[in-house]
RNA sequence: AGAGAGAGACAAGUGGUCGCGAGAAUUCGAGGAAAGUCCGGACUCCUCGGGCAAGGACGCUGGGCAAUACCCAGAGGGAGCGAUCCCUGGUAAGGGCCAUAGAAAAGAAAACCGCCAUUGCGGCAAGGGUGGAAAGGUAGGGUAAGAGCCUACCAGACUCGGGGUAACCCGGGUGCUUGGUAACCCCCGUCCGGAGCAAGUCCAAGCAGGAAGGGUCAGAGGAGCCCGCCAAAUCCCUUCCGGGUAGGACGCUAGAGUGCCGUGGCAACACGGCGCCCAGAUGGAUGGCCACUGCGACAGAAUCCGGCUUAUAGUUUCUCUCUCCGG
Numbered sequence: 001a002g003a004g005a006g007a008g009a010c011a012a013g014u015g016g017u018c019g020c021g022a023g024a025a026u027u028c029g030a031g032g033a034a035a036g037u038c039c040g041g042a043c044u045c046c047u048c049g050g051g052c053a054a055g056g057a058c059g060c061u062g063g064g065c066a067a068u069a070c071c072c073a074g075a076g077g078g079a080g081c082g083a084u085c086c087c088u089g090g091u092a093a094g095g096g097c098c099a100u101a102g103a104a105a106a107g108a109a110a111a112c113c114g115c116c117a118u119u120g121c122g123g124c125a126a127g128g129g130u131g132g133a134a135a136g137g138u139a140g141g142g143u144a145a146g147a148g149c150c151u152a153c154c155a156g157a158c159u160c161g162g163g164g165u166a167a168c169c170c171g172g173g174u175g176c177u178u179g180g181u182a183a184c185c186c187c188c189g190u191c192c193g194g195a196g197c198a199a200g201u202c203c204a205a206g207c208a209g210g211a212a213g214g215g216u217c218a219g220a221g222g223a224g225c226c227c228g229c230c231a232a233a234u235c236c237c238u239u240c241c242g243g244g245u246a247g248g249a250c251g252c253u254a255g256a257g258u259g260c261c262g263u264g265g266c267a268a269c270a271c272g273g274c275g276c277c278c279a280g281a282u283g284g285a286u287g288g289c290c291a292c293u294g295c296g297a298c299a300g301a302a303u304c305c306g307g308c309u310u311a312u313a314g315u316u317u318c319u320c321u322c323u324c325c326g327g
Stems, first nucleotide, its partner, number of pairs: 001323010013292006020029003031298001035309002038307005043196004055192005060074005075088005089187002094185002096181003112128002114124003136154006155177002157174007200250004209241007221230002257276008
């Protein structure tokens, strides 16, 4: 210098001016994703005998966290020269499925071509062929021909010893070698009651309802009109009560909060000290103009947090790898 890998940071700033929301006021007023609503919690109500089953989610090991499907560290396998990245329970508990092709798709099976033998329709799993996949692989010995039948090396399984908290690793032994699929049922382990701030709680006009007391001379009422009669169940007035609509208030924003420093830890993270207050609306605010100065991507809160995912102009920091050149 070029090509890469990993982890991030900022998200135009300052001043003036006119507005908007919150607040008594000094003042404060969108984001890294406020988004998708995909996970996990806090909080609230329901069920108020408790539980199981069903169903669902997750899945290497250890740790972190309020919790998680998230994060950190490690293990095994794969990709890359490398920094680094990607994947993850069990198929030897049992069942199912494996199109076409092929003899055969799982039964220590099978005989299409083939090899050997041929007095017996016997022996073989080597070679061919099919397929995504064919019963450990390669080489040698052995044999009638063959075969872990035997030997060496390689891969796996089991077992013994050692190391590690563990996943697993290292070494020895035993020819022990039985396909794939679990995003098929299933098995094993862990977790999950439901609904969600339009949750929910409080106050409460009007209208309707209930109770008590009072009013009855007159009036009203007793099914159209008139006359008579009736009683406080109707009616009128006052007070009180329960539920509750409109409306209002709370929930609502000081929190698993944040900045710096220290301690422990490889790290995620935890603990401690000092400092800070950083939107809270309910037709729902957060904008316009001017100057420095020439442009701003994706996009905008509505109960609140922790994650994941997706979108994103431009600027920028640190660490690491490979190649080339110069000293």